[in-house]
RNA sequence: AGAGUUUGAUCCUGGCUCAGGAUGAACGCUGGCGGCGUGCCUAACACAUGCAAGUCGAACGGAGUUAAAGAGAGCUUGCUUUCUUUAACUUAGUGGCGGACGGGUGAGUAACGCGUGGGUAACCUGCCUCAUACUGGGGGAUAGCAGCUGGAAACGGCUGGUAACACCGCAUAAGCGCACGAUGCCGCAUGACAUAGUGUGAAAAUAUUUAUAGGUAUGAGAUGGACCCGCGUCUGAUUAGCCAGUUGGCAGGGUAACGGCCUACCAAAGCGACGAUCAGUAGCCGGCCUGAGAGGGCGGACGGCCACAUUGGGACUGAGACACGGCCCAAACUCCUACGGGAGGCAGCAGUGGGGGAUAUUGCACAAUGGAGGGAACUCUGAUGCAGCGACGCCGCGUGAGUGAAGAAGUAUUUCGGUAUGUAAAGCUCUAUCAGCAGGGAAGAAAGACCUCGAAAGAGGGGAUGACGGUACCUGAGUAAGAAGCCCCGGCUAACUACGUGCCAGCAGCCGCGGUAAUACGUAGGGGGCAAGCGUUAUCCGGAUUUACUGGGUGUAAAGGGAGCGUAGAUGGUAAUGCAAGUCUGGAGUGAAACCCCACAGCUAACUGUGGGCUUGCUUUGGAAACUGUAAUACUGGAGUACUGGAGAGGUAAGCGGAAUUCCUGGUGUAGUAGUGAAAUGCGUAGAUAUCAGGAAGAACAUCAGCGGCGAAGGCGGCUUACUGGACAGCAACUGACAUUGAGGCUCGAAGGCGUGGGGAGCAAACAGGAUUAGAUACCCUGGUAGUCCACGCAGUAAACGAUGAAUACUAGGUGUUGGAGGUCAUAGAUCUUCAGUGCCGGCGCAAACGCAUUAAGUAUUCCACCUGGGGAGUACGUUCGCAAGAAUGAAACUCAAAGGAAUUGACGGGGACCCGCACAAGCGGUGGAGCAUGUGGUUUAAUUCGAAGCAACGCGAAGAACCUUACCAAAUCUUGAGAUCCUGCUGAAUAUGAGGUAAUGCUUAUAGUCCUUCGGGACAGCAGAGACAGGUGGUGCAUGGUUGUCGUCAGCUCGUGUCGUGAGAUGUUGGGUUAAGUCCCGCAACGAGCGCAACCCUUGUCCAUAGUAGCCAGCAGUAAGAUGGGAACUCUAUGGAGACUGCCAGGGAUAACCUGGAGGAAGGUGGGGAUGACGUCAAAUCAUCAUGCCCCUUAUGAUUUGGGCCACACACGUGCUACAAUGUCGUAACAGAGGGAAGCGAACCCGCGAGGGGAAGCAAAUCUCAAAAAUAACGACCCAGUUCGGACUGAAGGCUGCAACCCGCCUUCACGAAGCUGGAAUCGCUAGUAAUCGCAGAUCAGAAUGCUGCGGUGAAUACGUUCCCGGGUCUUGUACACACCGCCCGUCACACCAUGGGAGUCGGAAAUGCCCAAAGUCAGUGGCCUAACCCGCAAGGGAGGGAGCUGCCUAAGGCAGGUCAGAUAACUGGGGUGAAAUCGUAACAAGGUAGCCGUAGGAGAACCUGCGGCUGGAU
Repeated sequence: AGAGUUUGAUCCUGGCUCAGGAUGAACGCUGGCGGCGUGCCUAACACAUGCAAGUCGAACGGAGUUAAAGAGAGCUUGCUUUCUUUAACUUAGUGGCGGACGGGUGAGUAACGCGUGGGUAACCUGCCUCAUACUGGGGGAUAGCAGCUGGAAACGGCUGGUAACACCGCAUAAGCGCACGAUGCCGCAUGACAUAGUGUGAAAAUAUUUAUAGGUAUGAGAUGGACCCGCGUCUGAUUAGCCAGUUGGCAGGGUAACGGCCUACCAAAGCGACGAUCAGUAGCCGGCCUGAGAGGGCGGACGGCCACAUUGGGACUGAGACACGGCCCAAACUCCUACGGGAGGCAGCAGUGGGGGAUAUUGCACAAUGGAGGGAACUCUGAUGCAGCGACGCCGCGUGAGUGAAGAAGUAUUUCGGUAUGUAAAGCUCUAUCAGCAGGGAAGAAAGACCUCGAAAGAGGGGAUGACGGUACCUGAGUAAGAAGCCCCGGCUAACUACGUGCCAGCAGCCGCGGUAAUACGUAGGGGGCAAGCGUUAUCCGGAUUUACUGGGUGUAAAGGGAGCGUAGAUGGUAAUGCAAGUCUGGAGUGAAACCCCACAGCUAACUGUGGGCUUGCUUUGGAAACUGUAAUACUGGAGUACUGGAGAGGUAAGCGGAAUUCCUGGUGUAGUAGUGAAAUGCGUAGAUAUCAGGAAGAACAUCAGCGGCGAAGGCGGCUUACUGGACAGCAACUGACAUUGAGGCUCGAAGGCGUGGGGAGCAAACAGGAUUAGAUACCCUGGUAGUCCACGCAGUAAACGAUGAAUACUAGGUGUUGGAGGUCAUAGAUCUUCAGUGCCGGCGCAAACGCAUUAAGUAUUCCACCUGGGGAGUACGUUCGCAAGAAUGAAACUCAAAGGAAUUGACGGGGACCCGCACAAGCGGUGGAGCAUGUGGUUUAAUUCGAAGCAACGCGAAGAACCUUACCAAAUCUUGAGAUCCUGCUGAAUAUGAGGUAAUGCUUAUAGUCCUUCGGGACAGCAGAGACAGGUGGUGCAUGGUUGUCGUCAGCUCGUGUCGUGAGAUGUUGGGUUAAGUCCCGCAACGAGCGCAACCCUUGUCCAUAGUAGCCAGCAGUAAGAUGGGAACUCUAUGGAGACUGCCAGGGAUAACCUGGAGGAAGGUGGGGAUGACGUCAAAUCAUCAUGCCCCUUAUGAUUUGGGCCACACACGUGCUACAAUGUCGUAACAGAGGGAAGCGAACCCGCGAGGGGAAGCAAAUCUCAAAAAUAACGACCCAGUUCGGACUGAAGGCUGCAACCCGCCUUCACGAAGCUGGAAUCGCUAGUAAUCGCAGAUCAGAAUGCUGCGGUGAAUACGUUCCCGGGUCUUGUACACACCGCCCGUCACACCAUGGGAGUCGGAAAUGCCCAAAGUCAGUGGCCUAACCCGCAAGGGAGGGAGCUGCCUAAGGCAGGUCAGAUAACUGGGGUGAAAUCGUAACAAGGUAGCCGUAGGAGAACCUGCGGCUGGAU
């Protein structure tokens, strides 16, 4: 520090996800040791049991125990017992101090609670320290105790007597409090302090060892507390108004003290947009985690503060509490009970139940530190110190080290060679940390106490005291022995193979893996990472500049308010002066400790100690005055006013005008008119349309008219008048910062809509009808109502757009145009300058790009508004506004990993331009109708084997199914197999010819019949056997190779370097011409090159040369015959050459390429034909040609055999043949080319009507043969008919091939003689030796072509042309497509699931309010009853004071009531989301087939349609 993920690819925007760190954690797997820490985050739920606060006998009276002494009694004469005294010890009670500390928890609390800094002139403070002064003299009770007594208990009651440092008067008062006035001095104010005076008030306690410890008062200190104030301290405005003791005053009360803290009275204030009130959440801080920082999150342990102690209320005591282990009351709960009544409070330490994913021992000790009491010893102390449990965290250590290649075995994999695990192991040598064993063994502990010295302070001395713990630590012996797991291995992200599985099981943080070869699932081997841990989950920060202060944006990605005026607020021109709030600077205080950082020290580290730093803040004080602020002063540049001038659809009102439309009246006139793609509805003989004249009415204002003008925007257009707003220019008189922006607020605001009243010509939602259509609730047509118009109200929204807020300043130019002003000149114009508008182009700069560019989207400043992934949704709820429609404000659950912007390359378009092709057109001939052949589908079947499927399957694989082929079916048979390799045994053959038997193979059997040899045997073959294996036309062409089809013989497809672009990419390859062609030329940021095109190859067309048999024959000889002699001229054959190149001429073109025409030539512009098929597309075809991975079968999915089937037949389609006839049919008679032939072609001759048979010559072929060419020509017959056309079908008789023609061959003869008279919609081929037509040959093949492949004969017609159909190419344009239009995609409806809104209601809850009742208790009143201390009195008694009781105010809990808030639930209901291959349509994306979208209104199954206005984010 980044990475993955939107796309075919790119850049950007933007979300989601990951890598890091952390935790009081939990879970899974695993687990050796130690140190230091840490451990109920949930139920502030309930708690059994034990402990957690006592202590003092040096405060008091008793009681008890022990010892000694004395006295007495009993007697068992040394025991028991009683009393007194003394000493020591114990302690129930009274009394003192302490239980307000320490310990726990975080429920409540949004608050002066906390933090920070101040204040108290408004306060208190036990114990402690210092100072001063005192401690005199009395009194009456009471517990304990004793007796009686109640109660189950808890706990009491009565009587009697008793003590104190308990309680109560009195005396005294240095000083103190209070009251009063006086003087001085100080303070910001209330006021404080000091001094003297007068009046008045209040104290004390003793103990003993006589020196101390106490006690009282006052003052001071220290410590601790209380109150007040400034600032800071979470979220929500879908919480906007709140508050009656409320705000203030006066008087009083109360308190330690100020204060509405409380009461009475008076006033009506107080708080709030700088967020009151209400609601939700929360203990606060030092700090902790993270982060570069700023920030964000958290507040567990430790430390400070606060609050609480089952819930609520209350006071008492006390220095201190409204009190965790105190009291009273109420409530809930638990326990005891004799039913009358009582007891309790673990959020102390352990522990239990419960809750929960989850959190420990009912341990030891007061040895240390600290606390309470005590003079002390000491006692108490679950504070604390330790130990136990838990890998919960951090830190440290170990599980060995060296050597060791036969690279062992095993395992995994393999191309079978090997490779990996791997120096790893074993083996050898060494070491001993930890654990285990043995021995030794701490520090933490020296004070206090005691003794000595000293007046004391203090000094010295010897001794005691250890929970942890026989622990840490040290030493020794001895063994590698006891000690490694977890996660991951597709990318991010380090690390790969095999097997299993087969969209299953499963994985997954994101992208995504899995449908038979998964590095992604599971297992194994191997590897990577971390390591006593490793992963997962949860949460927080980071990455995220993704809330942006540091540090973001708003034209098109989310985002500028529809526009203006203006309030608060924010910001603000020039000059000098004062002040010092902000600002800057110096000093001081504070910012606790711990933490953090640095240094040093202990130990290895964690951890700990010491010192320093830091603590960015607040307070206070001195200074500075530039900037901001503020006060007053001045200025004119910003702004405004006045004056002059012209421009303008600026606004409002009134009046006027003509053209057009419709209607009415009348005339002329006659059959149509209107409308459309075509029609129809409609109108019209009752006279339309057309035309003429007159009239009526309403609405809108052609031309001018213009990226012209005006207005803030919406918007504004005939003419005139009235009223009126603003801008601009000129001049420089006036004011003197008066400015900018603007949350709320107010005003304006297209169209549509609403209300009331008018108006209504045209147009026209709705509606009706006609068409179109599969349907047509639409587009088109005919009608037509609201509405559109006016007046007055409402409404308040638009793609209200420049998708661009307002203002100011600055920053190259060029060119139009509108309105002013000025200058110059050759003056009815030109040119220059300037101000204000309005357009275009363009540089810097900016921008993701597109683009913007002085009218900024540039550079800056000020203010406002708005945005933070898509959907849900501008929806729901709430609120405000509205008559309504609705508008404004405006969520969440849930769901997805994208949604989006700009640009690129393709593809596509019922977009455009250009070009080509038998693509259309022009022609010729067919198919589609008939019969038959053949292939396919379908059906059938035991089987009808399999494949091919638009073009590019269908006379295709198949160049030939009777058996074979053959893969299919039935039946039968074989199992190392029909054939291959290896092994063992036996035999000698193999092979040939036979025989038997079977449906047939298999089976049985006869005869003939080997080689080499070292004699062991071997080669070869057969038989038998065992297993490795064979075999498979079984599957997968979507695992493959090879081959092939197709676009397409279309002209394209690319690369290197350079250049342009952030990039994908572009350029080149586009453009102007031209071509069959990316063919060539020219131009050009391109220059070159490659694969294609062309050429090179074959054939054909002309000529030449050479050669001359089996071919040829002009001349010579010769024949029946080129038979023969001969010839080498010709034809022909074979080989090698020549020829054609736009070479020549003319014209056109750009002087080019090239085109047109011509000459010559056998051939002319690639002469004709063939072979030749770029990059690629179609997961195109083929596993059944072949090869091949993987899977499957192995007495069968293999092999053999017989028979059957592939040939079926209601039907449908393709390809053909033959025809329908006279350009014909039949009969008689000529002329080719190219091929084949030995298991062959087969002549002559003979036989047969014929197929054919017999026969055998010749020929491995320019020699022989197949072999007859046919159409044609000539002559004759037929005479338009189902025929002398046509030949299907059928009967009979034959022939050939073959083991065999039944299923199921071909041919011949005779007879029979079907459909068919030129073929609907539609559709195919062909541009010249072509179509059409005619026959011939070959491959396959025993036989079996109408098919296929070739060959020649005869031999046309037409092409104006490119509008249209199809296919293709180039350029351009749009795109929401990229699996690429067979694309994408919208909505209803049906089903399932999920969350959510409404909902008659129902249920529980929270906080308030009002009323009722009112415990305990304080306070007040009363106090008739009770009353020791003081007073009066001899006494009785009375008084003061106090109390019980009663009354009153307040008041917790409780009750009642109506509302508020949030929640749960609910019949039914609304929309939303998700899901699989359902249904209906096709709304959007291309001009998406009616351009789309926005607002509004109406309509409709649905997407939607239509009207009105607007926008371009619309093509042409």